[in-house]
RNA sequence: GCACCAGUAGCUUAAUUUAGAGCGCCGGCCUUGUAAGCCGGAGGCUGGAGGUUAAACUCCUCCCUUGUGCU
Numbered sequence: 001g002c003a004c005c006a007g008u009a010g011c012u013u014a015a016u017u018u019a020g021a022g023c024g025c026c027g028g029c030c031u032u033g034u035a036a037g038c039c040g041g042a043g044g045c046u047g048g049a050g051g052u053u054a055a056a057c058u059c060c061u062c063c064c065u066u067g068u069g070c071u
Stems, first nucleotide, its partner, number of pairs: 001070004006065002010023004017054001025041005047063005
């Protein structure tokens, strides 16, 4: 330099027309107390910018970061 993969909640990850789950965090119930268990809650401008579309996590272009391969 070229090609390809990945980027979504604090972490790990789903999702082709409503952005979900597990763990974690906060509150409550239970307990003499802690853990476990049960109930509820907060937390996401989906890596950034632009484009296509009635509608974009998804399709297109450029950029950033990480990883892999080739020279």